The part of an RNA shown here (large-subunit ribosomal RNA, domain II) has 688 nucleotides and comes from Entomospira nematocerorum.
[in-house]
Context: one part of a larger RNA
Order: sequence, then C1' cells, then structure tokens
RNA sequence: GCCUGCGAGUUAUCAUAUGAAGCAAGGUUAAGCAAUAGAAGUUGCGGAGCCGGAGGGAAACCGAGUCUGAAUAGGGCGAUUGAGUUUCAUGUGGUAGACCCGAAUCCGAGUGAUCUAUUUAUGGUCAGGCUGAAGCUUGGGUAAGACCAAGUGGAGGGCCGAACACUAGUCCGCUGAAAAGGGCAGUGAUGAACCGUGAAUAGGGGUGAAAGGCUAAUCAAACUCGGAGAUAGCUGGUUCUCCUCGAAAUGUAUUUAGGUACAGCCUCAAUUGUUUAGUUGGUGGGGUAAAGCACUGAUUAGGCUAGGGCCCGUCACUGGGUACCAAACUUAGUUAAACUCUGAAUACACCAACUCCAAAGAUUGGGAGUGAGACUGCGGGCGAUAAGGUUCGUGGUCGAAAGGGAAACAGCCCAGACCGUCGAUUAAGGUCCCAAAAUUAUGCUAAGUGGAGAAGGAAGUACCACGGCAAAGACAGCUAGGAGGUUGGCUUAGAAGCAGCCAUUCCUUAAAAGAGUGCGUAAUAGCUCACUAGUCGAGUCGUGAUGCGCCCAAAAUGUAACGGGGCUAAGCAUAAUACCGAAAUCACGGAUUCUAUACAUUGGUAUAGAGUGGUAGAGGAGCAUUCCCUAGGGCGAUGAAGGUAACUUGGAAGAGUUGCUGGAGUUAUGGGAAGAGAGAAUGCAGGC
Repeated sequence: GCCUGCGAGUUAUCAUAUGAAGCAAGGUUAAGCAAUAGAAGUUGCGGAGCCGGAGGGAAACCGAGUCUGAAUAGGGCGAUUGAGUUUCAUGUGGUAGACCCGAAUCCGAGUGAUCUAUUUAUGGUCAGGCUGAAGCUUGGGUAAGACCAAGUGGAGGGCCGAACACUAGUCCGCUGAAAAGGGCAGUGAUGAACCGUGAAUAGGGGUGAAAGGCUAAUCAAACUCGGAGAUAGCUGGUUCUCCUCGAAAUGUAUUUAGGUACAGCCUCAAUUGUUUAGUUGGUGGGGUAAAGCACUGAUUAGGCUAGGGCCCGUCACUGGGUACCAAACUUAGUUAAACUCUGAAUACACCAACUCCAAAGAUUGGGAGUGAGACUGCGGGCGAUAAGGUUCGUGGUCGAAAGGGAAACAGCCCAGACCGUCGAUUAAGGUCCCAAAAUUAUGCUAAGUGGAGAAGGAAGUACCACGGCAAAGACAGCUAGGAGGUUGGCUUAGAAGCAGCCAUUCCUUAAAAGAGUGCGUAAUAGCUCACUAGUCGAGUCGUGAUGCGCCCAAAAUGUAACGGGGCUAAGCAUAAUACCGAAAUCACGGAUUCUAUACAUUGGUAUAGAGUGGUAGAGGAGCAUUCCCUAGGGCGAUGAAGGUAACUUGGAAGAGUUGCUGGAGUUAUGGGAAGAGAGAAUGCAGGC
C1' cells in the first nucleotide's frame, strides 16, 4: 500500500415543542398488595403524591380580587375572554464520559542503583625503557662546621611507550555491521589510576570535580498501576437513497478577537389575508456631486496706505525718500473633508392608484447554521490618487454555479443545468487553416503597426482649416550684379562690414546692394548672405487641427509581448446583409413540487398555470441489514442460506429470474425493536 472484518448522536432521567391515542373541569397513579399456574408477564386493588381548575401579597392574610396606602383616591399585578392531563413517538435542551479517537499535565500507592552517580567493605591489574630527589658511604675541606667531588640510593598526582582507560579533530556509517559504531591521527598510563565481587543512598527524593548531568536505550522531576472515559473554546473522522426550500462570513458585547450570547440572514408549523414588491402621481426633509467666495480659513499680482526696516536729514527725530516687509481697504485671479450666498441626479419617508394565476410581508412557536470571506464596477479613508495592500459604503459574481466566451484562467463577459432527443432559434464571442461559421461597399495603415509602454522627438502618410507669395512670372536651381562717401567714429600694435564700444545705422549712384548674415585674415585680401536683374514656366512657403503609423523600446533554460500556422488583410475605421455559436429560448416525450379548478372523496385522477443548480442547514418520503410477533403457517435434498455469472426490472437506495456452485436451513405479508448501512479518523486487528 491493497483486501477482509471491526469502527462514531447512545442510554437513563427531568424539561419543553409537535404529532398520535385515552379521559376531560378534570387527568393520573407511585411504592406496595392480591389474583393468575411456579417464572417472565398480565389483570385487579392501591388516590399517598403530582398537574390543572384563582389570584394578590415578603408574610400574617384576604379573595374575583388583592397589594400599596390615612383613603372609598390613584397606581401595580390579576379576573371579566374556560382545557387540561396521562401514556407513547419524534425534534431539542439540562444532568450524567453524552457522537468517536487524540494530549502535554496534576495527585495517590507501589517497583527500581544488574545501566549510571557517589560512597563503603574486600580483592585484582599496570610490557619495556628513561630520569636520578632525600638519605647513606668514601675522599677532599674546616678550629669544628658549612661546603665540594665521586659513589651508593631509588623519590616523583616525574618522562617515553604497550596492555588498560579515555575522546577535543576529521573521514566513513546515517532503511548502519552497530537504537551511538568503524578508520586515521590523538590523551593518560604508580595514580584524584583502572577493574571484579558484596553492600548503602529512591522520585520534589537521591547522587553530582556542576553538564540540569545521571537515577535500567526514559529525566527541568524515573517507572508501574490507580483517580480516569482527567480536560481539550483545538485538529481529524462520523457509514444507504430520493424530493422541497436554502444561508452566513454583518451589528452589539465579551481576559474577546480561529470561542460564545443576543440581533440579522435560512427552514418548518400555526395564524393573518395584500399588509410585500414594482411602476406612476403627489407630499416631504436633506446639504452630497457640482458650483461659488457672501462667512471662516488658505492664496497670486497690482493699487492705496497704518506700522516696521533701511537711507537721507534738521536749531528741534519735526521731517523727506524707498524696485524692502506689510495690517486694514481695494482691483483682477485662485482654493477647502472638518468653508457655504447656492445646489442637483439618485436615495429615503409617507399617501394614493395601477400591475397581480407575480411574488411576498407580518405575528407566535420548534430546529438551525453563520459571526476567517474573495475578487470586480462605482463613491471614499489610510498608503506613494503603490500593491493580488488595507478599511468602509453601494451593486455584481464566486463562496454554494455546472454550460458557452476570454488559448489555459473561483471572483471578468454571456447564461442559471429536473430527465431524454443524431430537432430548431439565439447570447457573449466569432466566421483563412488547426476549428463550427462571410461576403459586400468606402476609406486608412506599410509599421507584421495590428500582436505591450510614457515624457519627448521627426520634410512618415491621409484629410481639413487659415494665411503669405505667384503668368505684372512665385518656390528651388543656374547666370550676372551685390557699388561709392568709407578703413563711419572710438578703441587699439592693428580693428578696414565681421575682437569690443558708440550711433537720430546717414547720404549718393542705382534694377539692386546692411556703416553688413556667416566663413576667413596679424590686419587687409578672398568666399558668401541679405537685396536685384536675367533664365526657367506652375504652383510654392508657413501655421494650426484630426486619423493611422515611426523613434524612444535592454534580461536572464527556448522562438516566447497574435494560442499556433500563417496573414498586407485573415489589420484598423464606418456601413450593410448572412451565418456559426451554450445545459439560454423553442419543439416533442417523460418525471416531480406547489397553486387553482373539476370529479371522486380513504390515499386518487384529469386539466391549466408557475416551478424543480446548490455548500452549512431546516423539512418530507423511502430502500436495505439483524432480532421478535404473524409462524404448530409458507418454501426447502425434485436442493435452504451463502457464493458466482448472465438476463430482467424500478425514479434511487434496491428488487427479481435462470444457470453453475453449495449442502440445511430459510421466510412472504402486516407490525414491533435496534450493537441498523464506511472510503477516508498518520483509524484498530488479521492476511498478502
């Protein structure tokens, strides 16, 4: 892991609601006793007790009243308005382990020191080598010593190094050879050494050269059994079918935030009977969007002018000036969630009518679940007018929704799946091929733009508007001219159109020619432009607006920014007509729920209309299993149950027939009772 079996809302009691049955202003017995035949049981007796029939008051007490009170007042609670009670079944709640499994814990009583810690008694072990303390001896030395030398000697938590003990490093091992090891290289190795045997210390206790270490592979409090089914607002699991309806992820409170209470939203029953919803009309209040500056603030420029700064100034700080700061006032212009002289659309409230075989609403009672929400459109706050961010409001979808589209894609677009059909029409979206379905017309795009992207940039291109010049010849090109006073004056070494400064930048000749547009020279020179003529012969130059394009444009495995092929339309815009396309809609057949009507009335039948996605959850109807009665019955060796295969059948759980197997039980129908349905719980046991 698979298979088989087992595996989770039970039982008792009390309460409450609903249903059924009995009796009813009453209902009912409990323990116990008796009878039966001796039990299980059944029947009878038993009225103790309980509930109801009357309430009020703390009570005494009174009583359709009573309490308060001085009260005959007022007020509170009652009566006037009659249904209960017993048993059974089901739903739910309380008390009990209370649907099942699951802690880490806490406490009690015991068992452990064959592991290990320390201690104690008694024993054992330590190859070999090195060093050479004290003491002693001899000699030297001294007044005697001290002292010196040699020898002897054999000390040491001494040295090197096996056994033995240990482990700081590294490699291997890590479903190991091993539930802690192996290899290499290390440390101690006569000692606080190591080892054997017996003994001592025990769980809030021991022991500890101290690491919270060790105390039998277990230690910040051992193990075993018990309290015990501890508790678990937590996680997991919770077993057959069909039908009807169908949520919530919000508010308030919470030692509360992943829990709960009440409310909200769901369901069932009873009652009510349009109270609901939509549209229209009417009546309302509002201070949002927008707008505005009349208030409160903010704010730009100017004017005017207090005050201040700065400068000047006078016999006298009297005064004067001010491109400085600036109140008030004023002109023009802005601005506000906590501004408003104004002010919508919506929304909301109330009244009425209409729609109404639409769909609700309300009240009372039984049962819930939910109280982690997600994205998206719109209106806001926070954030950075960031986030698949966060937090509100208001819609939608998902949640609990399948189908079609968006390549794929809970939350986007279309659309809400009762079942069947090799029928039809459409939605979103599409119609060259993958892949169902397309053509026409007029334009645009040349960028594969389409098929990512900003500021900014550009003789891209199409179209529109306005303006300048133009057959008295424009624009572009070509030819020619582009002069004189004068090298204007100043400055300067020089300054001659062209370093710089100045200027009423002039005058002349002219078709035209600047006291000069640029290049150039040391300065001149030279080239060129403005300007003019000729040539040429028809448009040309500029500004603005719009459509579609261009550049800007760099990323990590592989084209990879159309789903792909591929496309110059099969791209974009406008228009038209077709077609495809879903579980939508229609058609035909069938099932079922509710409502209405008709007939039957014990369930039913028919017609019509409206429905039939669904998680948590509420309600309804069934199937199967085991046992009991029915049953001293039925079936069964001419083959029961069980197994297996095929077929038949029902809306499902399921049911039936036949063959084979099997070899002795089984059971209709109608009822009753439950150890009553498994795929999940890292479920339990067994097998493989």
Its Rfam family is "Bacterial large subunit ribosomal RNA". The full RNA is in RNAcentral, with records from ENA. The coordinates come from a structure-prediction model, not an experiment, and the mean pLDDT is 85. NCBI's taxonomy places the organism under Bacteria, Pseudomonadati, Spirochaetota, Spirochaetales, Entomospira.